[in-house]
Predicted 3D model of a 74-nucleotide RNA (transfer RNA) from Candidatus Iainarchaeum sp. It matches the Rfam family "tRNA". The family's RNA type in Rfam is transfer RNA.

RNA sequence: GGGGGGGUGGUCUAGUUGGUUAGGACAUCUGCUUCACACGCAGGAGAUCGAGAGUUCGAAUCUCUCUCCCCCCA
Numbered sequence: 001g002g003g004g005g006g007g008u009g010g011u012c013u014a015g016u017u018g019g020u021u022a023g024g025a026c027a028u029c030u031g032c033u034u035c036a037c038a039c040g041c042a043g044g045a046g047a048u049c050g051a052g053a054g055u056u057c058g059a060a061u062c063u064c065u066c067u068c069c070c071c072c073c074a
Stems, first nucleotide, its partner, number of pairs: 001073007010026004019057001028044005050066005
């Protein structure tokens, strides 16, 4: 330099043909339970989706540029 895959709450991830609150697990907080802790149960907070631009009534999803990580080729 060329090709491919990926970047979504603190962590791991789903979301595949654009559409109505971006879902789940763990972690965290509150309450219940316990003598207490853990487990369990109920509830809450937390991501506008790597950055920017474009297309569209509407973009995590499509297009372009940039950036970071991984793999292959040279």